Large-subunit ribosomal RNA, domain IV from Taibaiella sp., 327 nucleotides, folded computationally. The RNAcentral record of the full RNA draws on ENA. Taxonomically the source falls in Taibaiella (Bacteria, Pseudomonadati, Chitinophagia, Chitinophagales).
Context: one part of a larger RNA
C1' cells in the first nucleotide's frame, strides 16, 4: 500500500455533478390505510401490534398458566418510505460487443389506393407473394390508450378531376430542291435536261405532357409590419396605412422549447443559477410534422422530505488473499 469482508465514539449528506457505494427496510398474522382515480386501482399506500418454549383442555383453530435471555421472522431467504415536476398511456421491443431511453412498437384515430387476372411487389420472362383473401378485405403514408379538442391558407410544390383554346414527337405529306441521267444543242469547251434513284426542305395533319380551368391541407407546407389614439400615469377596446394564399384561433408558455436570463413575484432553505407555482415582454409554442390535461405503469430525467448509515467531519481496528520485504 491494494482487492474482499465485518466493526465503530459523537455527528447524520456537512461528501458528491448526483446519496455514487453503503446502511436502513424485509417473512408470516392481526389492526388499519390518504389524495387522486379511467372506479379496477392507488395499497404490502402509510402507520402500528404479535410470533419461543413447557403444561393443561380442545378434533381444531385457539385459549389459559408457566420458564429462559438484552434479543424467539434469534441464522439464511427476505420491498427503505413519502412528497412533487417533466416525459412516455399501459405489458412490450432496440444499438449481440460503451448509449434501455423520452428513441421504436402498441392498442386507438386519420388519408389515400385497390372490383379480383385487384393494388403494391419479386422476377428481362414463365412465375410467384398478395391470396386458395375480395373493400368488415389488402397495400402504402401520417398519428399514437383514454378524455376535451383539432382554427386560418390552395398563392407555390404534389396529387385528382376537366377538357374550349395555345405549345408539341415520331409518322404521313402537297409543294420545292442536291447530285446523277435517256435525250438534245454546240467544232469543242460546255450548256439544257424527261422518267427514275438520290440529297436536303417542307405547307398541312399529328397523342399524352406542359400552359390553361377547377378541387384538395389528419397532402409537401405556410400562418405580418409600421404609425396614432381613453379626464393622473401607464397601456390600448379603437382608428389609420402598407403588404399578403391567408396573417397564428383553442389551449399551453423563462418550457426536453427563453438568446437577453441567476427575468420579475411568490413557496421552500439560515442561506437555492437547480425545483414548484404564478406572470407573458413566445430572440425562435401550437392544434394527427398533432394541442392541452390526465388514474395507473417506469433499472427513465429533475427536485425534496423522513428512516437510515463511515458518502462525509477522520479516519481507526479486525479478518481473510496479493502485492512488496527478509530468509
Nucleotide at each position: 500500500c491494494c482487492g474482499c469482508g465485518g466493526a465503530g465514539a459523537a455527528g447524520g449528506a456537512a461528501c458528491u455533478a448526483g446519496g455514487c457505494a453503503a446502511a436502513u427496510u424485509a417473512a408470516u398474522g392481526c389492526u388499519g390505510u390518504a389524495a387522486c382515480u379511467u372506479c379496477g386501482g392507488g395499497a404490502u399506500a402509510a402507520a402500528g401490534c404479535a410470533u419461543a418454549c413447557c403444561g393443561c383442555a380442545g378434533c381444531g383453530a385457539u385459549g389459559c398458566g408457566g420458564u429462559c435471555a438484552c434479543a424467539g421472522u434469534a441464522a439464511a431467504a427476505u420491498g427503505g418510505u413519502u412528497c412533487a415536476a417533466c416525459c412516455a398511456a399501459c405489458u412490450g421491443u432496440u444499438u449481440a460487443g460503451c448509449a434501455a431511453a423520452a428513441a421504436c412498437a402498441c392498442a386507438g384515430g386519420g388519408c389515400c389506393c385497390u372490383g379480383c387476372c385487384a393494388a403494391u411487389u419479386c422476377g428481362a420472362a414463365a412465375g410467384a407473394a398478395g391470396a386458395a383473401g375480395u373493400a368488415u378485405a389488402g397495400a402504402g403514408c401520417c398519428u399514437g390508450a383514454u378524455a376535451c379538442c383539432u382554427g386560418c391558407c390552395c398563392g407555390g410544390u404534389g396529387c385528382c378531376g376537366g377538357a374550349a383554346g395555345g405549345u408539341u414527337a415520331a409518322g404521313g405529306a402537297a409543294g420545292c430542291u442536291u447530285g446523277u441521267c435517256a435525250g438534245g444543242a454546240g467544232u469543242a469547251a460546255u450548256c439544257c435536261a424527261a422518267a427514275g434513284c438520290u440529297u436536303g426542305c417542307g405547307a398541312c395533319u399529328g397523342a399524352a405532357g406542359c400552359c390553361c380551368c377547377g378541387g384538395u391541407a389528419a397532402a409537401c407546407g405556410g400562418c405580418g409590419g409600421c404609425c396614432g389614439u381613453a379626464a393622473c400615469u401607464a397601456u390600448a377596446a379603437c382608428g389609420g396605412u402598407c403588404c399578403u394564399a391567408a396573417g397564428g384561433u383553442a389551449g399551453c408558455g423563462a418550457a426536453a422549447u427563453u438568446c437577453c436570463u441567476u427575468g420579475u413575484c411568490g413557496g421552500g432553505u439560515a442561506a437555492g443559477u437547480u425545483c414548484c407555482g404564478a406572470c407573458c415582454u413566445g430572440c425562435a409554442c401550437g392544434a394527427a410534422u398533432g394541442g392541452u390535461c390526465u388514474a395507473a405503469u417506469g433499472a427513465g430525467u429533475u427536485g425534496a422530505a423522513c428512516a437510515c448509515u463511515g458518502u462525509c467531519u477522520c479516519c481507526u481496528c479486525c479478518g481473510c488473499g496479493a502485492g512488496c520485504c527478509c530468509g